[in-house]
Source information
SAM riboswitch aptamer (S box leader) from Flagellimonas beolgyonensis, 107 nucleotides, folded computationally. The organism belongs to Flagellimonas, within Bacteria. It was read from a public genome assembly, where an Rfam model found it. Of the family's consensus pairs, 97% are formed in the model.
RNA sequence: AAGUUAUCAAGAAAGGUGGAGGGAAUAGACCCUUUGAAGCCUUAGCAACCCUUGACCCCUUUUGUCAAGAAGGUGCUACAUUCUAUCCCAUUGGGAAUAGAUAACGC
Numbered sequence: 001a002a003g004u005u006a007u008c009a010a011g012a013a014a015g016g017u018g019g020a021g022g023g024a025a026u027a028g029a030c031c032c033u034u035u036g037a038a039g040c041c042u043u044a045g046c047a048a049c050c051c052u053u054g055a056c057c058c059c060u061u062u063u064g065u066c067a068a069g070a071a072g073g074u075g076c077u078a079c080a081u082u083c084u085a086u087c088c089c090a091u092u093g094g095g096a097a098u099a100g101a102u103a104a105c106g107c
Stems, first nucleotide, its partner, number of pairs: 003105006013043005021032003026085004044077003048074003051069006081099001086096004
């Protein structure tokens, strides 16, 4: 790395630089953008996982659940993962799958 598990309708900015794109992939649509896109840097913020604490379960060991805390490690800070597509139910809609993102594990 492949892979496994969990979550994804909540939350959260500004400045500098840069100079035309961006919103994952395929197709369509729509939105943002010279009233400066992506990227990079700085500060700030948010709180998903790891982290810390407590309680409960387990009680050979391992493990799990809930709540609170903190902001150390990653991460994140337009629009539901921007919307739709594949399958199932049929009900305006709902569920599942595929894919993606994030975290932990894993070699």